[in-house]
RNA sequence: AUCUGAAAAAGGCAAACCAGCCGUGAGGCUGGGACGCAAAGCCAUGGGUCUUCAAUGAAAAAGAAAGAAGAAUGCCAGGUUGCCGUG
Numbered sequence: 001a002u003c004u005g006a007a008a009a010a011g012g013c014a015a016a017c018c019a020g021c022c023g024u025g026a027g028g029c030u031g032g033g034a035c036g037c038a039a040a041g042c043c044a045u046g047g048g049u050c051u052u053c054a055a056u057g058a059a060a061a062a063g064a065a066a067g068a069a070g071a072a073u074g075c076c077a078g079g080u081u082g083c084c085g086u087g
Base pairs, nucleotide, nucleotide: 003087004085005084012037013036017032018031019030020029021028022027035074041080042079043078045077046076047075049071050070051069052068053067056062
C1' cells in the first nucleotide's frame, strides 16, 4: 500500500416509537429512545422507490404511462475519504 471483518478494545452513528417545531406532501430539524450498522462518513451520478403539481375526465370520484418540481443513500450500484484488528 492492497485485499479482508473471526474474536476484541476505544470511540461513532441511530430504525420504530414519543414530544416540540417546519413543510400541501414525501419528509426535515431538535430532544428522548435503540432495531440495527465497519463506512448507517460524504456526493442524488445510474437504476429503483416515494411526494406534490400537471395530463386524462363536463365535474366529482378515480388516476400515476410520459412531463415538471421535490424527498429519502438505513433500497441496489458507482465515486470519494476514513477508525480499529486478523491474515
The RNA shown here (c-di-GMP-I riboswitch aptamer) has 87 nucleotides and comes from Candidatus Brocadia pituitae.